Annotation: A computed fold for a 350-nucleotide part of an RNA from Trichopus zeylanicus subsp. travancoricus, annotated as small-subunit ribosomal RNA, central domain.

Context: one part of a larger RNA
RNA sequence: UUGGGCGUAAAGCAUCUGUAGGUGGCUUUUCAAGUCUGCCAUCAAAUCCUAGGGCUCAACCCUGGAUAGGUGGUCAAAACUACCAAUCUGGAGUACGGUAGGUGCAGAGGGAAUUUUUGAUGGAGUGGUGAAAUGCGUAGAGAUUGAAAAGAACACCAACGACAAAAGCACUCUACUAGGCUGACACUGACGCUGAGAGACGAAAGCUAGGGAAGCAAAUGGGAUUAGAUACCCCAGUAGUCCUAGCCAUAAACGAUGGAUACUAGGCACUAUGUGUAUCGACCGGUGCAGUGCUAUAGCUAAAACAUUAAGUAUCUCGCUUGGGGAGUAUGUUCACAAGAAUGAAACUC
Numbered sequence: 001u002u003g004g005g006c007g008u009a010a011a012g013c014a015u016c017u018g019u020a021g022g023u024g025g026c027u028u029u030u031c032a033a034g035u036c037u038g039c040c041a042u043c044a045a046a047u048c049c050u051a052g053g054g055c056u057c058a059a060c061c062c063u064g065g066a067u068a069g070g071u072g073g074u075c076a077a078a079a080c081u082a083c084c085a086a087u088c089u090g091g092a093g094u095a096c097g098g099u100a101g102g103u104g105c106a107g108a109g110g111g112a113a114u115u116u117u118u119g120a121u122g123g124a125g126u127g128g129u130g131a132a133a134u135g136c137g138u139a140g141a142g143a144u145u146g147a148a149a150a151g152a153a154c155a156c157c158a159a160c161g162a163c164a165a166a167a168g169c170a171c172u173c174u175a176c177u178a179g180g181c182u183g184a185c186a187c188u189g190a191c192g193c194u195g196a197g198a199g200a201c202g203a204a205a206g207c208u209a210g211g212g213a214a215g216c217a218a219a220u221g222g223g224a225u226u227a228g229a230u231a232c233c234c235c236a237g238u239a240g241u242c243c244u245a246g247c248c249a250u251a252a253a254c255g256a257u258g259g260a261u262a263c264u265a266g267g268c269a270c271u272a273u274g275u276g277u278a279u280c281g282a283c284c285g286g287u288g289c290a291g292u293g294c295u296a297u298a299g300c301u302a303a304a305a306c307a308u309u310a311a312g313u314a315u316c317u318c319g320c321u322u323g324g325g326g327a328g329u330a331u332g333u334u335c336a337c338a339a340g341a342a343u344g345a346a347a348c349u350c
Base pairs, nucleotide, nucleotide: 004321005320006319008303012318015200016199017198021194022193023192025088027086028085033081034080035077038074039073040072041071042070043069049065050064051063052062053061054060091191092188093187094186096183097182098181099180104176106174107173108172109171110154114150115149116148117147118146119145120144121143125136126135163168206247207246208245209244210243211242215241216240220236221235222234223233258317259316260315261314262313263312266295267294268293269292270291271290273288274287275286299306323350324349325348332343333342334341335340
């Protein structure tokens, strides 16, 4: 490389947009590049294969014949692919009308709790644990209560629920904003799918600068436990957690399952919506479409399982894999302020 694979055995990029490339709906022409038919030329001889012959046989030698395949030329074919020209509406999209939503971003507002400060009442404990102690407290703690301040997070509703490309997203209101679903007519007329490089976004932690700092809390100190205890438990507590601006680019970034399209039994439930019928109305039942779950047949699978949201049956396309360790290491390169990230071996060993 071919072939085989990628949920759990090695293997799906964290996710998306998109360039080149690959690939692509229906109908009718053109053309003959691919494709395909016949013929011609050529691919030295020897060799191989084959029909005979010669050395006593054989190896060996001699004579004749033949195939596959390649290349070039020429004659015809026109279904398919490509090309040329035109058409179509089913894929895709646009406009219009509805609709659900924690989608995003900015601003404004809210109450509960916590901590602190302060006033009042009150007078000895409180706090914590398996049990304790460190801690706090007669300089008046803890408890009850009035007032004030601050920062962070938004109980119930809440769900097998909604939305978003993923990361993610929830107190309330407002402005702006992206996407989805749906309806009927209209419009464009293959404009599609995938996507190497590239770009964008990307939890937490971490970094730079400036703010902020209630609670929590790496580090650190103390008290316990213990043979020890650099831990688990307790009392404190700094970075950090929060905001603004900019880096970093990684996670078991998981559905451990790339994207798109088509097809393939059912049953139950939920969310949003269309339609028809019915009703005063909520609702209920039928049916279509989009999504989210459970169950289960065929099929598939090593199995457990998956099963119209496939891990089934097919097509297109990208990524990745090839025994364990060494090793995501060394080296080089690129990126980064750094931490590090990306790319990524071999010797040796089993």